Context: one part of a larger RNA
RNA sequence: CACCGCCCGUCACGUCAUGGAAGUCGACAACACUUGAAGUCAGUGAGCUAACCCUUUGGGGGGCAGCUGCCGAGGGUGGGGUUGGUGACUGGGACGAAGUCGUAACAAGGUAGCUGUACCGGAAGGUGCGGCUGGAUCACCUCCUU
Numbered sequence: 001c002a003c004c005g006c007c008c009g010u011c012a013c014g015u016c017a018u019g020g021a022a023g024u025c026g027a028c029a030a031c032a033c034u035u036g037a038a039g040u041c042a043g044u045g046a047g048c049u050a051a052c053c054c055u056u057u058g059g060g061g062g063g064c065a066g067c068u069g070c071c072g073a074g075g076g077u078g079g080g081g082u083u084g085g086u087g088a089c090u091g092g093g094a095c096g097a098a099g100u101c102g103u104a105a106c107a108a109g110g111u112a113g114c115u116g117u118a119c120c121g122g123a124a125g126g127u128g129c130g131g132c133u134g135g136a137u138c139a140c141c142u143c144c145u146u
Stems, first nucleotide, its partner, number of pairs: 003109001005106001008102002011099001013096004018091003023086006031078005039071001041069004047064003052061003112133009
């Protein structure tokens, strides 16, 4: 349940997730500067030294403490980076028996429709220029079937 049909968009209400956003709160890794434990290594070593070696028995070599330097875990500061929350406000999306406004499309849907682009309009949309037929009707030509 077939024109008393079908159907489009704005607006209003509700639910859900999501984008943008002045900011705000964190997390992480790296970089720059700064600080720097233990410890190895290197330098120094006026203090200590009995032990190992030398000795003219005074001491010397060697060793140790101490000091300095490189590296160095970690800490601090800084400007950036990546990432996660939150965020006034804002954008569209999906969905939701009976809301609002119109009536765009489907019949030549009452201005044929669609389309690229531009401008305009509460909204569907309108108009200009170009393109398409996935338009009807009429006329002519060519052809097919009977």
Small-subunit ribosomal RNA, 3' minor domain from a Chloroflexota bacterium, 146 nucleotides, folded computationally. The source organism's lineage runs through Bacteria, Bacillati and Chloroflexota.